[in-house]
RNA sequence: GGGGUUGGCCGGGCAAUCGCCGUUUUGUUGUUGUACCUUCGGGUAGACGAACAAGAGGGAGGAAAGUCCGGGCUCCAUAGGGCAGGGUGCCAGGUAACGCCUGGGAGGCGCAAGCCUACGACCAGUGCAACAGAGAGCAGACCGCCGAUGGCCCGUAAGGGAUCAGGUAAGGGUGAAAGGGUGCGGUAAGAGCGCACCGCGCGACUGGUAACAGUUCGUGGCACGGUAAACUCCACCCGGAGCAAGACCAAAUAGGCUCCCUUGGCGCGGCCCGCGUCGGGAGCGGGUAGGUUGCUUGAGCCUGCGAGCGAUUUCAGGCCUAGAGGAAUGAUUGCCACCGCGCAAGCGGAACAGAACCCGGCUUACAGGCCAACCCCACUA
Numbered sequence: 001g002g003g004g005u006u007g008g009c010c011g012g013g014c015a016a017u018c019g020c021c022g023u024u025u026u027g028u029u030g031u032u033g034u035a036c037c038u039u040c041g042g043g044u045a046g047a048c049g050a051a052c053a054a055g056a057g058g059g060a061g062g063a064a065a066g067u068c069c070g071g072g073c074u075c076c077a078u079a080g081g082g083c084a085g086g087g088u089g090c091c092a093g094g095u096a097a098c099g100c101c102u103g104g105g106a107g108g109c110g111c112a113a114g115c116c117u118a119c120g121a122c123c124a125g126u127g128c129a130a131c132a133g134a135g136a137g138c139a140g141a142c143c144g145c146c147g148a149u150g151g152c153c154c155g156u157a158a159g160g161g162a163u164c165a166g167g168u169a170a171g172g173g174u175g176a177a178a179g180g181g182u183g184c185g186g187u188a189a190g191a192g193c194g195c196a197c198c199g200c201g202c203g204a205c206u207g208g209u210a211a212c213a214g215u216u217c218g219u220g221g222c223a224c225g226g227u228a229a230a231c232u233c234c235a236c237c238c239g240g241a242g243c244a245a246g247a248c249c250a251a252a253u254a255g256g257c258u259c260c261c262u263u264g265g266c267g268c269g270g271c272c273c274g275c276g277u278c279g280g281g282a283g284c285g286g287g288u289a290g291g292u293u294g295c296u297u298g299a300g301c302c303u304g305c306g307a308g309c310g311a312u313u314u315c316a317g318g319c320c321u322a323g324a325g326g327a328a329u330g331a332u333u334g335c336c337a338c339c340g341c342g343c344a345a346g347c348g349g350a351a352c353a354g355a356a357c358c359c360g361g362c363u364u365a366c367a368g369g370c371c372a373a374c375c376c377c378a379c380u381a
Base pairs, nucleotide, nucleotide: 001377002376003375004374005373006372007371008370009369010368012336013335014334015333016332017331018330020059021058023056024055025054026053027052028051029050033048034045035044036043037042061352065363066362068361069360070359071358072357073242074241075240076239085238086237087236088235089234090104091103092102093101094100105119106117107116108115109114120233121232125231126230127227128226142172143171144168145167146166149165150164152161153160154159180198181197182196183195184194185193199222200220201219202218203217204216205214206213207212246293247292248291249290256284257283258282259281260280261279264278265277266276267275268274300319301318302317303316304315306313307312338349339348340347341346
């Protein structure tokens, strides 16, 4: 100097003017909320509420997104246990919890820094494997090799020949996958058939909390095949619905219950009482509209010290940072900073995207920029 890996951070700044949405302070108004008085005509007040004016202070994100996981909170359900159903799945730790995070193990990729993994169990059982292939599960002779042995042919014989029976998994071929590898011996040809080394299984020992590991020891000639995001088995976890949860206040109209009125209508076959029903009035309670609340002080944020490899966490100090209606959180101008074009004056550009009960994650989108650590290559001294 070039290329790369990992982790973290920012996501324009300042000022002026004009707006938008909450909060708060002060003032003004009052013919219609409200409170009080009333001779029922009205009058007074300004606490609460309303309108207006002025002032102060606050007002989106790293993902506010997808709504995919986990929790808080709320209501309903719930003795305890089991079945069903769903989820998770190497080990240990962190956490309120998780399918998240950290550290480690194993396997794979990369020269490396580093990255990726749904990574429990197919000698409990059941299933599946298209096509190709001779054979696909406790396998298989298509080509090839052999044909020692028995038979056949030639030969007097020794012996030779072809391969009928048969043997053979070394070699070829098929396939994603064909029942350890290399070498020597062995054999008719072969074969863990025997041996050496490598590999593998099992057991022990050692190290490690564990997953697991080993230039260790012993043992077995030794593939026991693949597949569980196939049924299944094993271990662990899980009640349901969601802020339109839920709580409080509470009209008008209709209906309900209780009491009162009846000199009104109708019925009890004429009259009186009475009763029923329709009617009128008052009260009560439930629910609806509407309003208030839940609502933002919280597993909160920042700084420092300590524990820990780390995720994380103890302690101390400081801070208050949207809470709406589904709708607000902006615009213009100037200067500065960044990028592009231009000699210059200047011109143009600036991503993804918008909170709605609140947190922790994951995933996805993202112009441009900054910082730190590490790896590889080249060059110089």
Bacterial RNase P class A from Tolumonas osonensis, 381 nucleotides, folded computationally.